[in-house]
Context: one part of a larger RNA
Molecule: large-subunit ribosomal RNA, domain IV
Organism: Nitrospira japonica
RNA sequence: CCCUCGCAAAGGAACUAGGCAAAAUUGCCCCGUAACUUCGGGAGAAGGGGUACUUCGAGCAAUCGAAGUUUCAAUAAAGAGGCUCAAGCGACUGUUUAGCAAAAACACAGGAGUCUGCUAACUGGCAAACAGGAUGUAUAGACUCUGACGCCUGCCCGGUGCCGGAAGGUUAACAGGAGGAGUCAGCCGCAAGGUAAAGCUCUGAAUCGAAGCCCCGGUAAACGGCGGCCGUAACUAUAACGGUCCUAAGGUAGCGAAAUUCCUUGUCGGGUAAGUUCCGACCUGCACGAAUGGCGUAACGACUUGAGCGCUGUCUCUGCGAGGGGCUCG
Numbered sequence: 001c002c003c004u005c006g007c008a009a010a011g012g013a014a015c016u017a018g019g020c021a022a023a024a025u026u027g028c029c030c031c032g033u034a035a036c037u038u039c040g041g042g043a044g045a046a047g048g049g050g051u052a053c054u055u056c057g058a059g060c061a062a063u064c065g066a067a068g069u070u071u072c073a074a075u076a077a078a079g080a081g082g083c084u085c086a087a088g089c090g091a092c093u094g095u096u097u098a099g100c101a102a103a104a105a106c107a108c109a110g111g112a113g114u115c116u117g118c119u120a121a122c123u124g125g126c127a128a129a130c131a132g133g134a135u136g137u138a139u140a141g142a143c144u145c146u147g148a149c150g151c152c153u154g155c156c157c158g159g160u161g162c163c164g165g166a167a168g169g170u171u172a173a174c175a176g177g178a179g180g181a182g183u184c185a186g187c188c189g190c191a192a193g194g195u196a197a198a199g200c201u202c203u204g205a206a207u208c209g210a211a212g213c214c215c216c217g218g219u220a221a222a223c224g225g226c227g228g229c230c231g232u233a234a235c236u237a238u239a240a241c242g243g244u245c246c247u248a249a250g251g252u253a254g255c256g257a258a259a260u261u262c263c264u265u266g267u268c269g270g271g272u273a274a275g276u277u278c279c280g281a282c283c284u285g286c287a288c289g290a291a292u293g294g295c296g297u298a299a300c301g302a303c304u305u306g307a308g309c310g311c312u313g314u315c316u317c318u319g320c321g322a323g324g325g326g327c328u329c330g
Base pairs, nucleotide, nucleotide: 001325002324003323004322005321006320007319008318010316011315014314019311027051028050029049030048031047036041038148052069053068054067055066056065057064058063070074082309083308084307085306086305087304088303089301090300094106095105110146111145112144113143114142115141116140122132123131124130149296150295151294152293154226155225156224159223160222161219162218163217164216165215168214169213170212175207179203180202181201182200183199186195187194188193227245228244229243230242231241254288255285266282267281268280269279270278
């Protein structure tokens, strides 16, 4: 010096990213216990007091009462909650990255939509047999989204998707076979060559022709979207009001510098002697917003953030001691 422990004057978080670590609290009995609340909770809230032994009395006894005794200390050793206030997120118990993440992520009960009438939809399988679904049958099963509960969930169907429609347009194979080409008996010709029926071969127009697409409707707890400029009130400021352009429609309720706010340490208030964090407001929302749910919410959380009480070697500022190691000497 290192590791693991023990103790410490005065102070008591001044340490630090952060009370990390340590200390403190701790059993049992009695008293007592707030806001809030879904009336169950919160709650072991918080905060106090007691606790050993001896003798006597009471009692079946646990134990209780009285008198007394010892210690620094009586749940005398060991083992055995620190607590409170406020905010965010997630309702909750659960689940997870075996070996850097336990969470606000996943799940969840509850809510909603779509599909499915049974040889169901859907899934596995070779477009199979077959199996699962299910020895189930729409109060069932599958898929997707949301995520207890409370109050709610606004407007837009122009685009994309899905569902429905079938008049018209477009449209494949098939069907159809106008026409064309090759070959060729024959015919014409002195010849070169010309022409050419049937057949065969090749090609092939019109016409016919489904779904789809175009088209017409519906649908947002489907994917998604939810404006700009100018003026106006008897101080000023602001604009209930008006004008105008654009759109499918221009963001409703609620919330808001937020897990979202760039400017920004916004401004005001609170807490501190002093506060880029925190809490309460304001609204100028760069770029919240309603099941990619909005806003609240008791209880819960090895979650995140801020504050306080208690407590302490975290620190001011180190010291001493114990065991083990290192080191030095032998």